[in-house]
RNA sequence: UCGGAAGAGGAUAGCCCUAGACGUCCGUGCGGCAGGCGCGGGGGCCGAAGAAGCAAGGCCGGAGAGAGACCGUUCCCUCCCCGGCGGAAACUGACAGGCAAAAGGAAGGUUAUUGGACGAGACUCUGGAGAGAACGCGCAAGCGUCGCCCACGCGGCUACAACCAACUGGCAAAAGGACAGAGAG
Repeated sequence: UCGGAAGAGGAUAGCCCUAGACGUCCGUGCGGCAGGCGCGGGGGCCGAAGAAGCAAGGCCGGAGAGAGACCGUUCCCUCCCCGGCGGAAACUGACAGGCAAAAGGAAGGUUAUUGGACGAGACUCUGGAGAGAACGCGCAAGCGUCGCCCACGCGGCUACAACCAACUGGCAAAAGGACAGAGAG
């Protein structure tokens, strides 16, 4: 600053949308012997059901330094260090799940019901993926070529989408970074 008792965030249910990754190998059974299907086992791979792990802030305990009350084996405040508890995500891994189609599918959108007061943006701290430290020309600034990524922004669709796409942006680190947790107002 904007939305909100003309009902916020949330919860439940329905609908819409929704990516990724072997129609893998072996054994066995069924079968119309054919495309397959069931069961058991092996290898590879994916990240978006669910579950798990953790950063900061927070709480507790201990050691130290400083200030104060005040004169002690005391109390209290601040800072720093160590340990513990707790602690989010689209991050991490891969327990579970999945890897033709179908089904399922986080997030998002929408409708209904419930419920009754906050929610969003901006600010500060913290976490936060992917993909060539490519090649050529040039003294440099810069220019060009090829490959690739999606999480600033822009664009497309039914959409304020994490879907599509790749104009911009990016492809060691740093920076940036959708989103997420905390704080203050």

Predicted 3D model of a 185-nucleotide RNA (glycine-GGAnGA riboswitch aptamer). Model confidence (mean pLDDT): 78 of 100. It matches the Rfam family "glycine-GGAnGA riboswitch aptamer". Rfam's curators write: glycine-GGAnGA riboswitch is a variant of glycine riboswitch that have in common a U69A change. For this family Rfam cites "Bioinformatic analysis of riboswitch structures uncovers variant classes with altered ligand specificity" (Weinberg et al., Proc Natl Acad Sci U S A, 2017).